This is a predicted structure of a 123-nucleotide RNA (SAM riboswitch aptamer (S box leader)) from a Thermoleophilaceae bacterium. NCBI's taxonomy places the organism under Bacteria, Bacillati, Actinomycetota, Thermoleophilia, Thermoleophilaceae. Of the family's consensus pairs, 97% are formed in the model. It was read from a public genome assembly, where an Rfam model found it.

[in-house]
RNA sequence: UACGCAUCGAGAGGGGUGGAGGGACACGGCCCGGUGAAGCCCCGGCAACCAUCGUGACGGACUUGUCCGAAGCGAACGGUGCCAAUUCCAUCAGGCUCCAAUGAACGGCCUGGGAGAUGUGGC
Repeated sequence: UACGCAUCGAGAGGGGUGGAGGGACACGGCCCGGUGAAGCCCCGGCAACCAUCGUGACGGACUUGUCCGAAGCGAACGGUGCCAAUUCCAUCAGGCUCCAAUGAACGGCCUGGGAGAUGUGGC
């Protein structure tokens, strides 16, 4: 970054500084916050996307015991990221459904989309 792909119900916080906001944007809701928000710094941690290492179902090659590839699994020294609440929830579309008959609205549930975030690749 007007692009592709993967993931987003799990997980992991203390200190210093700062001094009123914060939860992406907008509307609404609901939360967090002077028992100290954002930002910045330090330390710690989580995770396993990339890299690395180990292992390796299986596949291939040939000089037949060697080499090469490899899903999966594991490790966590490196590069990012992350450490309230599902990406806090809803927003757009569709389906199901409660409300004493029927049909709606509201509400509830589910699926998909949009937007966004993170990684990786491309440009």